The RNA shown here (Fluoride riboswitch aptamer (crcB RNA motif)) has 61 nucleotides and comes from a Rhodospirillales bacterium. The organism belongs to Rhodospirillales, within Bacteria. It was read from a public genome assembly, where an Rfam model found it. Rfam family: Fluoride riboswitch aptamer (crcB RNA motif). Gene Ontology terms of the family: response to fluoride and positive regulation of gene expression. A reference for the family is Baker et al. (2012), "Widespread genetic switches and toxicity resistance proteins for fluoride", Science.
RNA sequence: CAAGAUGGUGGGAAUGGAGUCUCCCUGAAAAGCGAAUUUUGCUGAUGACUCCUACUGCGUG
Repeated sequence: CAAGAUGGUGGGAAUGGAGUCUCCCUGAAAAGCGAAUUUUGCUGAUGACUCCUACUGCGUG
C1' cells in the first nucleotide's frame, strides 16, 4: 500500500414524507424498461404493507 474477515457507526432498495417488516451496503449499496442512435416511447411516488402529499383516470355533488 492492497486484499480479506470481524465489530461499530451510518446509509441504501429508478420521483416526496412518516411508521412497521424484509433484504443489501459500510465506501459501497442505489441510479427502471423498450426502440432508435443521441432522439423517442412506456410504467411507478412502496423492496412489501399502511397513512399523508403531489400527479393521472372515472363517477357524484